Predicted 3D model of a 598-nucleotide part of an RNA (large-subunit ribosomal RNA, domain I) from a Candidatus Omnitrophota bacterium. Rfam family: Bacterial large subunit ribosomal RNA. The coordinates come from a structure-prediction model, not an experiment, and the mean pLDDT is 82.

Context: one part of a larger RNA
Parts: sequence; C1' cells; structure tokens
RNA sequence: GGUCUAUGAAGGAUGACUAGGUCAGUUAAGGCGAAGAAGGACGUGGUAAGCGGCGAUACUUCUUGGGGGAGCUGCAAACAAGCUUUGAUCCCAGGGAUUCCGAAUCCGGCAACGGACUCCGAGUAAUAUCGGAGUAUCCUGACAUAAAUAAAAUAGUGUUAGGAGGCGAAACCAGGGGAAGUGAAACAUCUCAGUACCCUGAGGAAAAGAAAACACAGUGAUUCCCAGAGUAGCGGCGAGCGAAAGGGGAAGAGCCUAAAUCUUGAUUGCGUGAUAACCUGCGUGUGUUGUAAUCAAGAGGUUGCGGGAGCAGAUCAGAGAAUUAUGCAGAAUUCUCGGAAAGUUACAAAUUUUAAUAGUAGCCGAAUGUUUUGGAAAAGACAGCUAUAAAAGGUGAAAGCCCUGUAGGCGAAACUAUUAAAGCUUUCUGGAUUUGUUUCCCAAGUACUGCGGGACACGAGGAACCCCGUAGGAAUCCAGGCUGACCACAGCCUAAGGCUAAAUACUAGAACUGAACCGAUAGUGCACUAGUACCGUGAGGGAAAGUCGAAAAGAACCCCGGCGAGGGGAGUGAAAUAGAACCUGAAAUCAUAGAUCU
Repeated sequence: GGUCUAUGAAGGAUGACUAGGUCAGUUAAGGCGAAGAAGGACGUGGUAAGCGGCGAUACUUCUUGGGGGAGCUGCAAACAAGCUUUGAUCCCAGGGAUUCCGAAUCCGGCAACGGACUCCGAGUAAUAUCGGAGUAUCCUGACAUAAAUAAAAUAGUGUUAGGAGGCGAAACCAGGGGAAGUGAAACAUCUCAGUACCCUGAGGAAAAGAAAACACAGUGAUUCCCAGAGUAGCGGCGAGCGAAAGGGGAAGAGCCUAAAUCUUGAUUGCGUGAUAACCUGCGUGUGUUGUAAUCAAGAGGUUGCGGGAGCAGAUCAGAGAAUUAUGCAGAAUUCUCGGAAAGUUACAAAUUUUAAUAGUAGCCGAAUGUUUUGGAAAAGACAGCUAUAAAAGGUGAAAGCCCUGUAGGCGAAACUAUUAAAGCUUUCUGGAUUUGUUUCCCAAGUACUGCGGGACACGAGGAACCCCGUAGGAAUCCAGGCUGACCACAGCCUAAGGCUAAAUACUAGAACUGAACCGAUAGUGCACUAGUACCGUGAGGGAAAGUCGAAAAGAACCCCGGCGAGGGGAGUGAAAUAGAACCUGAAAUCAUAGAUCU
C1' cells in the first nucleotide's frame, strides 16, 4: 500500500407518506369602476420581523337580522391581560366606516408627496392654525350672456343636469390595418394567410337574420352540426386552394319605420271687406280665422297570388256624453262605462304585491360487546346488530355499528334570481272585410355604366353576383333586381331604413366530480414567508427548501468542558443508532480494530 471482516463517521439515494399540483368534465356565473375600480404604499396587535386579516370605528370597542351552542383572543408556541350560557369565538345576509397613491379628476410632481383657491364651521384681540364641502377634461341637453357687423343671428363665454374616461380572461366576438420565415425541392404570379401582430369597439355571448334568396319538383329568416366532398371548380392547370344547392339533425319567432293622404303648430310669401274660409244640405251668423312652400309633432301605412293612399260602391254594427259657429237632419272626432285581447328578450313601456321554486348559514340522521397479542386494537378469536346508510376521511396497526360523515329527510328573519297570478300598462270594441279604379306613393347622387381595385373556393378569365374609389347617372308597378358574359322566353324576388330570443364560441375566478395522472431532481416556477430570496440600470431572469413521536411525554438532576460547542450518565418513550443537523438511511469518501498478501 492492496483486499476482506466488524463497528462507526460522513452523505442523503431508495422505500413509505402527502399538505400540493396535472388533465378532463358538470353546474352556476360571466364583469368591476367618478357612490373612486384593478393594483399598490403606509399604517394597524400588550410583547409583533414575515404571511394573512383589517383601515385613524384599523387582529376589530360601529350596527341590525338570522344560524349555532361552549369555549375563545389568525398562521403561532409562550407570558401577560381579557371575553363568554345576559349566548362569546365562529358562519350567513343587510347597513355603516374604509388613511394615501392609482382613470386620479383643484394645480404641480421623481406614484403613495408638495402647494392652492371658493364657501361654511371651529379658533384668535387680529393674523396664524384646524375641520367639512367644492373646484379636471370631453360629449349631449337646458338656461343666461354675447363679437367681427346697424339690427338679428352665429361663434365664443359662463352656470347647471346627465353621460364618458380606467381595469380585466394572455379566452371567445365584430370591425379597421396587416407581414415574413416557409412551400413551390431555386424564384417573381401563387402559397404561408387575411394567419401572426397592431388598433378600435361590444357582450355574456358576439355576429348574422325575416329574401331585390335558392331553385325549375318545389322550398320559404338566421346560426350550428352531419353529409354532399376532397366532389364541381380555381390553379406558373405547378405547389396547392377548394365551394354551393338539394338531403338528415339542433333550435325555432317574427316585427317596426320612410313615402302617398289628413290634422295641428311655427316661419316666410301671397290674399284682406264679401267672391276666400268656417264638416255636408237648407237657413242664419262670424269675418282673413285663408292659401302655397318649408320645418316639427300626431294620425295613417309596411306589401310581391303586389301593397298602400285617395275616390266610388257592397256587407256587417254594445250603451252614453261632449266637441266640430249655430237650428234641424246626417257625418266625423274625442271621452266615459261595460265587454274582449295582449304584454315588459324584438314587435310601446315602468313599477309593486303575493305565492312557489332555487341560491347565499344550517339541522335530524341506524347499528357492538367481550377476550388474546401488543406501547396502543380498528388485527385474531367468540358472540351480536344496522343497512333507502358496506362513499370517504379520522381515531396509538387494518372500524358498516368510536368520531366526522354517508343514504334519506328537513330548514331562512334578510338579500338575490326565476316562474306564476294579480295590480298595472297597451290595443280593439266600428272601421273591419271586400270590389272597382282616370289619380297619388312605395327608401337617389341610389341602382346602373366606363375606368381602377377588393372580396366571392373562382389568380381578368366567357366572369355573372357582392363591396369600394373615380367620372357620368335612371325608373315608381305598363316599374325594378336576379336566375354565372349577353339576348329571347319562362320563373323567382322587391335593393338603396331599422330591431330581433334559441340552437353556436370561450373559461380567469367559484362550487363539485372523476383519472390504467405525478408523488418532493417528479407534479405548477412555487406542497414551505414564491414570482419570495437573489441577479440585472432596465426590459427581464429566477431558485433552493416537505417527514421526531401515538402524544412533547422536546431530556429534571449529575459529570467533563470556556457559566461553551459537543459529549457521558440519569430520566421519558414501544423505540433515542426516533434527540430536534430528528422516518427509512444506499453509494462515492474517511476513521478505528482485526485478518490476509506484498
């Protein structure tokens, strides 16, 4: 020095465990914010550094109403001091309070700070000082004031009322912009792709939507799924791109304006003494009350076997009152009573009550003992019981009957949601149906055309349909658009205004369920004071770190030692080689003792 044996040291693999994760699903919910959000700063405890809670009413000393029933003062021990059956702690619901920063909004600012003004109050002899309220910008409405410009008007200015602003869920939706790597085995049309990304806006969904549609049998808004179909097509006919109808399902819902015409009002022009007009006829009376254009409001009207208005006709018909200058007759309009219908997601719109159901705390809830081993019984043995409950977790090892629970059943003063009924509101109740038609209306710088683009599966192509830019520029039902150039015939539909639930998309946060998912170098970066410590000027990067024991019973007392560290006894415990550097405790490595070889 090597090898081996034994005992240790060191180290923290392995095994076991799980407090945390991962994935998938179901339900509900899908927003918060000038009544100051999200997110923070700083405070706040008897001792108080961190996390969490809370906000000068500050670990709750504001308050109301429920639940609950014996302990409580967070994680988190300890001491101190208290609270509590006059019901605490705790849980739920309603109200109050909630420093400073932050959209931050009185002004400024290097966020959590500095400095003002107006009014009111406290205070002072008077200043000072303190407290409360207000004072940002933009948009819309109203009111006041008011230039250039004589009047008027407008701009402007001021006051006041309402609204907006910011955040998020790295998701879903719509719109406005919009690449390149790539593929084409290079590359330019093309592709990637209207993708990524940026901006704007909205909602719990959004968007779309009641045919100027498809089609040739007919169907009858939209959306989504299956299939049609990798078909028809498009395509340096390369790479590639790629429908639609019909069919089967999910869901189902339809409506309102504009115009013609009438009424009322305003402005302007014209008319102004009987000839206009005052609902019609006859008579009386009034006397510019009229008429045209424009604007506003109300009535009317909403369609494609075209519809509506006006005019003329036909059929049908609760009551009463008032008005239309007046008497009579008729007509029209309005109101009341009675009757009928509908309704708050579109088609008008607000609110209340009652009831039911559900949610936000909770409550009831069956049935076992002895004995053996053991530190401990839930294990073994013996003998029972429950079960609409043998899901699960815990309890000193493995429990249907010990505890929490489970099956099943019950429950709300308060708040919220949904549904129903009523109140309430609206409509109709006579203008409703219908026939005819010489008249009028049926969305204009629109449709359409030329040129230039875009978008349609469709790359300019024979290129329709749809949408923009630009230059031109119609028609009103004997009309207009479409049916993939165009024409004819035939058919379908009615643009140039608007609203509309459901079926569909998504899931941050919440509750619950599951897993041939992980088990501490795994699973989230984070099982633990984790986006922490730490690094970086910054954007940003980003850890490590779980386990004594059933119970602290966490080692009184003695000894060595520096009144140490550490250790030896004693004691606790089933175990201390379970002693806090604490379950198990592998290997490298080291030490001591022995054996053996050289």